[in-house]
RNA sequence: CGGGCUGUGGCGCAGUCUGGUAGCGCGUCUGACUGGGGGUCAGAAGGUCGAGAGUUCAAGUCUCUCCAGCCCGACCA
Repeated sequence: CGGGCUGUGGCGCAGUCUGGUAGCGCGUCUGACUGGGGGUCAGAAGGUCGAGAGUUCAAGUCUCUCCAGCCCGACCA
C1' cells in the first nucleotide's frame, strides 16, 4: 500500500440474503416459595445497532466515506 471478515443492552450472539414492532441466552434488580444460602418460578430495568452522510414513506439491513479489531497478500530486511 491492496484485499477480505467483524463491530447490535454489562458479556456472548441472532436478526442483514428478501428494508416494515430490535430479540435470545447468561448476568443485574424486585417479588414469591425456603429458617438462611443455593435453587425454582413470576415480573422489571437496561440499546436506539462503531461514527457520519446518502437513497427510501420507512434503514440494524441497501450505497458512500471514515474509525477500531482480526486475517491474507505485497513491500522491506

Predicted 3D model of a 77-nucleotide RNA (transfer RNA) from a Planctomycetota bacterium. It matches the Rfam family "tRNA". Its family is annotated with triplet codon-amino acid adaptor activity in the Gene Ontology. For this family Rfam cites "The tertiary structure of tRNA and the development of the genetic code" (Hou, Trends Biochem Sci, 1993). Rfam classes the family as a transfer RNA. The RNAcentral record of the sequence draws on ENA. The source organism's lineage runs through Bacteria, Pseudomonadati and Planctomycetota.